[in-house]
RNA sequence: CCACGACAAGGCCAAACCCUUUGUGAAAAGGGGACGGAAAGCGGCGGGUCUUUAAGAGACGGCCGAGCUGCCGGA
Repeated sequence: CCACGACAAGGCCAAACCCUUUGUGAAAAGGGGACGGAAAGCGGCGGGUCUUUAAGAGACGGCCGAGCUGCCGGA
């Protein structure tokens, strides 16, 4: 440098499910809990799925792409 990633080291995040709260809802926040994750860090830009709707407005970054940032290692 990297388009690489190990039965390595030290850490990190936390699906389903349960409880509480918020929301019409998709869902979110907090607590418990670990299926998994090398970007499961960040932002709804494009696609997708979903909610609500008269127009419209929203939810999901742990669905995919692109973008920005980033730990350890070089076995």

The RNA shown here (c-di-GMP-I riboswitch aptamer) has 75 nucleotides and comes from a Nitrospirota bacterium.
Rfam family: c-di-GMP-I riboswitch aptamer. About the family: GEMM was predicted in a large-scale screen for bacterial structured RNA regulatory elements.